[in-house]
Context: one part of a larger RNA
């Protein structure tokens, strides 16, 4: 991981509400005590003490249908005029209790531990073998002499190298190990602060600590065990039969709050009011400043004009005046603007009041009982923050999931059609689609695309293609090709080394002409040369320039040949217009059945149950109600069992469901029905808990 079995809302007390009983202006006994019995229990009697209720006002004396405050006959507060309670019973919930279950890290007290380690004490015990050679000393030398210095002897050291002994440097292996810390090789120390025996000492906020928060029996930033003890847990998992009706919220305010909670809002049950709710329609209106707009206002901002002032510069008689000004420049005009915190304006929409209609919408409100919910997602729309970034945050406002399954969007909570009570080998459509995968046309009818565009993007590009519209030109010959001229004054003046059409800066005028710029491009150092506008000829029909608009085409670089879901499509199987048939869902409709509420009848054992008809209804998570199945005892009542009970096990039957019953085989002693009561009363999940595989 499987299987079996255990396994989580319970009890006492009180209080409130609903439901039934009983008595009723009352009702109820408590302890306790007497008799019966099947005898820690249970029926029958007694006990009025006390409680609740019949009156209430004050704090209280107290007075009392009043009564308090008040000076009061004023006024007010709280009663009364509207009489129902009180025990019991069973559901619901609430309060104190461990209060649905399990599950902390801890806090506290009391005890036991130094056979493991930490230090310390008393007592023993051990440490192959090899190096180096300190001091003293003895001897020789120098020396007055203290000393020196050589040679020897000696044998010091937390000295050297290395075993037992003690350790753990690196690494390999081991990591459901041979081992809850080892092994293999490599490695430090090894006369010392060394290791070691054996007795003994010192402890839980204490101990011991050459200090790591280390050790204190495999347990240490406070040891183990027992208790307080069901510690508390605003967190987590988990919490066991069925069918029926209705069904959320993820927002507000507050909050040592933020993932809890308290009230409100939104869900259910009950009772009471009865259309008062919604929806539209018409009349009469109301509030208000958003989208636009606009520049009367405020702020900003831009160009002009006019004109103080201010620079400046000039004349003067120098204090000043006076004039000028291609400097800046208030205030006023003029024209054109921006603005959530500007408004001379001003909408649709949406809110609202009043009155009246309509409505095949059924809601609304009030009290009372129970609640869950207070982590919300995405989309359209209207903004705010961000970068007009987010599958981003944050509002508002509508859908949709959340709690919705069915079709389509390949696949795909939040798109798009719809909203599953059950059955049907019946029909009709939504959205989407109809060549083949794959259910329905390779439809009709008329265009455009040639890019596989369709089946990814931008600014920018584009003599790609289709329409559309407007202008020139053009049989008196257009456009395009081809053939010829393309000239003179003149090298137009300046400038410049040159500048001759063609570096630059001015002019751009005549002539001769079919036409021909003081030149439109290449070109020289300049020239020269080549072309061009422009004219003629040839040639024989249309030609060139702009606007706007369909559909295309570059821009267009990724990791699978690699993708429109694929195949595979081209007067389409594509796009664009109109049309027609079809396919296509749990939609709707047929048809048979259940089931709810509600209204009507009808039967009936009549606070009820049953049964027909009709109208609306039946998705559902947290929840609320409602109704029923099993299990174990237990009362009555009736059964049934060795001619075989419970159980096991295989079949069949049956019920909307949990179920129920038959018969076979097993199986050996009890069990079933009905109608009551009471509950250790339902398991697939809890790293649940026991015990097998």
């Nucleotide at each position: 991981u499987c299987c079996a079995g255990g396994g989580a809302g319970u009890u006492a007390u009180u209080g409130u509400c609903u439901a039934u009983c009983g008595c009723a202006a009352g009702u109820u006994u408590a302890a306790c005590c007497c008799c019966g019995u099947u005898a820690u229990a249970c029926g029958g009697g007694g006990g009025a003490a006390g409680g609740c209720g019949u009156a209430g006002a004050g704090a209280a004396a107290u007075c009392g249908a009043g009564u308090c405050a008040g000076a009061a006959u004023a006024u007010g507060g709280c009663g009364u005029u509207u009489u129902a309670g009180c025990g019991g019973u069973a559901g619901a919930u609430a309060a104190c209790a461990g209060a649905c279950u399990c599950g902390a890290a801890g806090c506290c007290a009391g005890u036991c531990g130094a056979u493991c380690u930490a230090c310390c004490c008393a007592u023993g015990g051990u440490c192959a073998a090899g190096g180096u050679g300190a001091a003293g000393c003895c001897c020789c030398g120098u020396g007055a002499a203290a000393a020196c210095g050589g040679g020897g002897u000696a044998g010091a050291g937390g000295c050297c190298u290395g075993a037992a002994c003690c350790g753990g440097u690196g690494u390999c292996u081991g990591u459901u190990g041979a081992a809850a810390a080892a092994g293999g090789c490599u490695c430090g120390g090894a006369u010392g602060a060394a290791c070691u025996g054996u007795g003994g000492g010192u402890c839980g906020g204490a101990g011991u600590g050459a200090a790591a928060g280390a050790c204190u029996a495999a347990u240490c930033a406070a040891g183990g065990c027992u208790g307080g003890u069901g510690a508390u847990a605003g967190c987590u998992a988990g919490u066991u039969c069925u069918c029926c009706u209705c069904g959320a919220a993820a927002u507000g305010a507050c909050u040592u709050u933020a993932g809890g909670g308290u009230c409100a809002g939104c869900c259910u049950u009950c009772a009471g009011u009865g259309u008062u709710g919604g929806g539209c329609u018409u009349a009469a209106g109301a509030a208000a400043g958003u989208a636009g707009a606009g520049u009367a206002c405020a702020g900003g901002a831009u160009g002009g004009g006019c004109u103080a002032g201010g620079g400046u510069g000039a004349a003067c008689u120098a204090a000043g005046u006076u004039c000028a000004u291609a400097c800046c420049a208030a205030c006023c005009c003029c024209a054109a603007c921006c603005u959530a915190a500007c408004u001379c304006c001003g909408a649709a929409u949406g809110u609202u009041u009043u009155a009246a209609g309509u409505u095949u919408c059924u809601a609304g409100c009030u009290g009372a009982g129970g609640a869950g919910u207070g982590a919300g997602a995405c989309u359209g729309u209207g903004g705010g923050g961000g970068c007009u970034a987010a599958g981003c945050c944050u509002c508002a406002u509508a859908g949709u999931c959340g709690a919705a399954a069915g079709g389509g969007a390949a696949a795909c909570a939040g798109c798009c059609c719809a909203g599953a009570c059950c059955g049907c080998c019946a029909g009709u459509u939504a959205a989407g689609g109809u060549c083949c995968c794959a259910g329905a046309a390779a439809g009709u009818a008329g265009g455009u695309u040639a890019a596989g565009u369709g089946g990814u993007a931008a600014a920018g590009g584009u003599u790609g293609u289709g329409g559309a519209g407007c202008c020139a030109c053009a049989a008196a010959a257009a456009c395009a090709g081809c053939c010829g001229g393309g000239a003179u004054g003149u090298u137009g003046g300046c400038u410049u080394a040159g500048a001759g059409g063609c570096a630059g800066c001015c002019a751009u005028c005549a002539u001769u002409u079919a036409a021909a710029g003081a030149g439109u491009u290449c070109g020289u150092a300049a020239c020269a040369g080549a072309u061009c506008a422009c004219c003629g000829g040839u040639c024989g029909a249309g030609u060139g320039a702009c606007u706007c608009u369909g559909c295309g085409c570059c821009g267009a670089a990724g990791a699978u040949a690699a993708u429109c879901g694929g195949g595979g499509c081209u007067c389409a199987a594509a796009c664009c217009u109109a049309c027609u048939a079809c396919c296509g869902a749990a939609a709707c409709u047929g048809c048979g059945g259940c089931u709810g509420u509600g209204u009507a009848c009808c039967g009936u054992u009549u606070u009820g149950c049953g049964g027909u008809a009709c109208a609306c209804g039946g998705g559902g998570u947290a929840g609320a109600g409602g109704a029923g199945c099993a299990u174990u005892c237990u009362g009555u009542a009736c059964a049934c069992a060795g001619u075989g009970a419970a159980g096991g096990u295989u079949u069949a039957a049956u019920g909307u469901a949990a179920g129920u019953u038959a018969a076979g085989c097993u199986g050996g002693a009890g069990u079933a029905u009905a109608c009551g009561g009471a509950a250790g009363a339902g398991a697939g999940u809890a790293u649940c808990c026991u015990g097998u595989a």
Large-subunit ribosomal RNA, domain II from a Deltaproteobacteria bacterium, 693 nucleotides, folded computationally. The source organism's lineage runs through Bacteria, Pseudomonadati, Myxococcota and Myxococcia. Its Rfam family is "Bacterial large subunit ribosomal RNA". RNAcentral holds the full RNA, with entries from SILVA.